Predicted 3D model of a 73-nucleotide RNA (transfer RNA) from an uncultured bacterium. It was read from a public genome assembly. Rfam family: tRNA.
């Protein structure tokens, strides 16, 4: 210098053929218990990495660019 892959909640990762952005653990709350854990019910929580383009419409599709793993030289 070139190839590829990854980037989404505090964290691990989902997202199907462009059409309301989810789950699991966290974390609050509340039931239970003499208390606490565990278990059960219930809630909070996002600039989809950044900047454009394409579209009625973009987490998806194009194009730079940042980081961050691999490789080849």
């Nucleotide at each position: 210098g070139c190839c590829g892959g990854a980037a989404u909640a505090g964290c691990u990762c989902a997202g199907u053929u462009g059409g309301u952005a989810g789950a699991g653990c966290u974390c609050c709350c509340g039931u239970u218990u003499u208390g606490u854990a565990a278990a059960c019910g219930g809630g909070u929580g996002g600039u989809c990495g950044u900047c454009g383009g394409u579209u009625c419409g973009a987490g998806c599709c194009c194009g730079a660019c940042u980081u961050c793993c691999g490789g080849c030289u």